This is a predicted structure of a 72-nucleotide RNA (transfer RNA) from an uncultured Clostridia bacterium.
RNA sequence: GCCACCUUAGUCUAGAGGUUAGGACGUUGGCCUCUCACGCCGAAGUCAGGGGUUCGAUUCCCCUAGGUGGUG
Numbered sequence: 001g002c003c004a005c006c007u008u009a010g011u012c013u014a015g016a017g018g019u020u021a022g023g024a025c026g027u028u029g030g031c032c033u034c035u036c037a038c039g040c041c042g043a044a045g046u047c048a049g050g051g052g053u054u055c056g057a058u059u060c061c062c063c064u065a066g067g068u069g070g071u072g
Stems, first nucleotide, its partner, number of pairs: 001071007010025004018055001027043005048064005
């Protein structure tokens, strides 16, 4: 340099055109407890960036960035 793949919350992960973007851990408020832990009930927080297609994009296409692998 070329090719392929990946990027969703603090971390891991589901979602493959439409329904409130779901779950686990973590964080946090409350209950419980003499206190902590456990347990229970809540809450906040996420689609790498930009553009296109579409009535509608996390999902399809293009570009950019970052990462992984292969190849010269």
The sequence was found in a public genome assembly.
It matches the Rfam family "tRNA". Gene Ontology term of the family: triplet codon-amino acid adaptor activity. Rfam describes the family as follows. Transfer RNA (tRNA) molecules are approximately 80 nucleotides in length.